The part of an RNA shown here (large-subunit ribosomal RNA, domain IV) has 332 nucleotides and comes from Casuarina equisetifolia subsp. incana. Model confidence (mean pLDDT): 87 of 100.
[in-house]
Context: one part of a larger RNA
RNA sequence: CUCUCUCUAAGGAACUCGACAAAAUAGCCCCGUAACUUCAGGAGAAGGGGUGCCUCCUCACAAAGGGGGUCACAGUGACUAGGCCCGGGCGACUGUUUACUAAAAACACAGGUCUCUGCAAAGUCGUAAGACCAUGUAUAGGGGCUGACGCCUGCCCAGUGUCAGAAGGUCAAGGAAGUUGGUGACCUGAUGAUAGGGGAGCCAGCCACCGAAGCCCCGGUGAACGGAGGCCAUAACUAUAACGAUCCUAAGGUAGCGAAAUUCCUUGUCGAGUAAGUUUCGACCCGCACAAAAGGCAUAACGAUCUGGGCACUGUCUCGGAGAGAGACUCG
Repeated sequence: CUCUCUCUAAGGAACUCGACAAAAUAGCCCCGUAACUUCAGGAGAAGGGGUGCCUCCUCACAAAGGGGGUCACAGUGACUAGGCCCGGGCGACUGUUUACUAAAAACACAGGUCUCUGCAAAGUCGUAAGACCAUGUAUAGGGGCUGACGCCUGCCCAGUGUCAGAAGGUCAAGGAAGUUGGUGACCUGAUGAUAGGGGAGCCAGCCACCGAAGCCCCGGUGAACGGAGGCCAUAACUAUAACGAUCCUAAGGUAGCGAAAUUCCUUGUCGAGUAAGUUUCGACCCGCACAAAAGGCAUAACGAUCUGGGCACUGUCUCGGAGAGAGACUCG
């Protein structure tokens, strides 16, 4: 010097990103216990007092209660054994997760809602047979989103999706009247050769017309994908603009919340807390760029959650010191 411990005057978080670590609290009995609340909780809230041993009484034992006595600094005498309180964010909760850096605000959840599915179900696996779903049957099963409870969930169907409609337009394979060409018995011509025409059939080309879904079209639909403006002017101080005008749009963001896990400017401004506060809390609203089931806002309880403050407590620190054990070092 390192590690694991013990003690430390005075102070008591001044340490530090941060009370990390350590200290403190602690069992049992009695008293007592707030806001809030879903009336269950919160709650072991908080905060106090007691605790050994001997003896007597109540007493079947034991336990418990009462009286008296006695020892110590100290009686859950060692060991064992909750720190507490007040705010805020997030997630309702118990639960689950990155086996080996993340346990969380992530996942799940009960509840909500949309949608598909009538059973040989939808959906999934498989080429198939077959299987799961399910020995279930719409109070059931699959899928999507949201995420207890409470108050709510406003506007836009123009685009995309989806559902429905069927008048019209478009439209494939296929069918097909017709038409054109090839071949062709045969005919014409001729001394001959070349050539010309050509029935039926067959082959090939074109094709009127018939022809489903889809698309176009017409409607619905947002707890479907999504979207939710600009400029100008105006009140008898000023400022601001309830009011007006105009352009554009499918419609121009409602309630609630708001410098927020979202606010760039920004340590916004005001207030509270401190001697002093980029954090925190309460407001304001100028929301760069909140917003209503990719839910909005509240919310008791819960949390090895994140964050601010306080009490208690301490070697975290001022600032070090002393000690024990094990290493390190020397010899072997």